[in-house]
RNA sequence: CGAUGCAAAAGGCAAACCGCUCGUGAGGGCGGGACGCAAAGCCACGGGCCUUGCGCGGGCAAGGCGGCCGGGCUGCCGCG
Numbered sequence: 001c002g003a004u005g006c007a008a009a010a011g012g013c014a015a016a017c018c019g020c021u022c023g024u025g026a027g028g029g030c031g032g033g034a035c036g037c038a039a040a041g042c043c044a045c046g047g048g049c050c051u052u053g054c055g056c057g058g059g060c061a062a063g064g065c066g067g068c069c070g071g072g073c074u075g076c077c078g079c080g
Base pairs, nucleotide, nucleotide: 005077012037013036017032018031019030020029021028022027035067041073042072043071045070046069047068048065049064050063051062052061053060054059
C1' cells in the first nucleotide's frame, strides 16, 4: 500500500415510533429514541420500488427512496 472484517480499541451513524415543521404526495428537516449498520459516509449513473400530473389504452412527463440491489469516490483500526 492492497485485499480482507474473525478479534480488540477509539469512536461514528440512527430504523420503527413520538413531537414540531416543509411538501398535493412519495418523502425531507430539527429534537427525542435505538431496530440495526464495517462504510447505514458522499454521488440518483444503471436496475427496482414509491408519489404526482396527463392519457380511452399502450404509455409519457416530473419528482422521491443511498437503511432495496449494482456501480463510482473517500474514510477508522490492524489480531491474522
Source information
A computed fold for an 80-nucleotide RNA from a Candidatus Bipolaricaulota bacterium, annotated as c-di-GMP-I riboswitch aptamer. The prediction has a mean pLDDT of 82. The source organism's lineage runs through Bacteria, Bacteria candidate phyla and Candidatus Bipolaricaulota. Its Rfam family is "c-di-GMP-I riboswitch aptamer". Gene Ontology term of the family: cyclic-di-GMP binding. The sequence was found by an Rfam model in a public genome assembly.